Description: The RNA shown here (SAM riboswitch aptamer (S box leader)) has 93 nucleotides and comes from a marine eukaryotic metagenome.
RNA sequence: CUUAUCAAGAAAGACGGAGGGAUAGGCCCUUUGAUGUCUUGGCAACCCUGAAAAGCUGGGUGCUAAUUCCUACUCCAAAUGGAGGAAGAUGAG
Numbered sequence: 001c002u003u004a005u006c007a008a009g010a011a012a013g014a015c016g017g018a019g020g021g022a023u024a025g026g027c028c029c030u031u032u033g034a035u036g037u038c039u040u041g042g043c044a045a046c047c048c049u050g051a052a053a054a055g056c057u058g059g060g061u062g063c064u065a066a067u068u069c070c071u072a073c074u075c076c077a078a079a080u081g082g083a084g085g086a087a088g089a090u091g092a093g
Base pairs, nucleotide, nucleotide: 001093002092003091004090005089006088011040012039013038014037015036019029020028021027023072024071025070026069041064042063043062045061046060047059048058050056068087073084074083075082076081
């Protein structure tokens, strides 16, 4: 850079000690211990593999608060709202 997906799903323990949820605003999580690292689980999207096919086995990556937490730009409607896009994340190339 191209392409697909993003309303579903899935947690405990140890270390450690103040921030975190990409950015901004909002809102929220957090000393009843966040973020992070490790261990053991789990989920299931993509790819590879075994298999006649499906389901499934094994492997790689990913994920495991809140719709990608919501909004951001455009259009429709004009109170809440709806559609698309951008940005971001992940996989494959």
Its mean pLDDT, the model's own confidence on a scale to 100, is 79.